[in-house]
RNA sequence: UAUUUUUGAGGGCAAACCCGUUGAAAAUCGGGGACGCAAAGCUUCCGGCCUAAAGCACAUGAUGCAAUGGUAGCGGGGUUGCCAGU
Numbered sequence: 001u002a003u004u005u006u007u008g009a010g011g012g013c014a015a016a017c018c019c020g021u022u023g024a025a026a027a028u029c030g031g032g033g034a035c036g037c038a039a040a041g042c043u044u045c046c047g048g049c050c051u052a053a054a055g056c057a058c059a060u061g062a063u064g065c066a067a068u069g070g071u072a073g074c075g076g077g078g079u080u081g082c083c084a085g086u
Base pairs, nucleotide, nucleotide: 002086003085004084012037013036017032018031019030020029022027035073041079042078043077045076046075047074048071049070050069055065056064057063058061
């Protein structure tokens, strides 16, 4: 410098669920907790998925449409990267 097929150590993150916070909701955040994760670090650019407040519609409802709200632990892209091995 390149690389992550295999090996090791120290560590890292934290699903469900519970309590609290914010929120219309989805969900976020904090604490507990570990199902998993080698990018489960960062980023909504693309697709998917979740919610449906404002707004719009008329059939006036337990209704439909609707992202400017979310999800990076749904996938792809972009970007950064530790020890160790080779």
RNAcentral holds the sequence, with entries from Rfam. c-di-GMP-I riboswitch aptamer from Cognatundibacterium luofuense, 86 nucleotides, folded computationally. The organism belongs to Cognatundibacterium, within Bacteria. It matches the Rfam family "c-di-GMP-I riboswitch aptamer". Gene Ontology term of the family: cyclic-di-GMP binding. The coordinates come from a structure-prediction model, not an experiment, and the mean pLDDT is 85.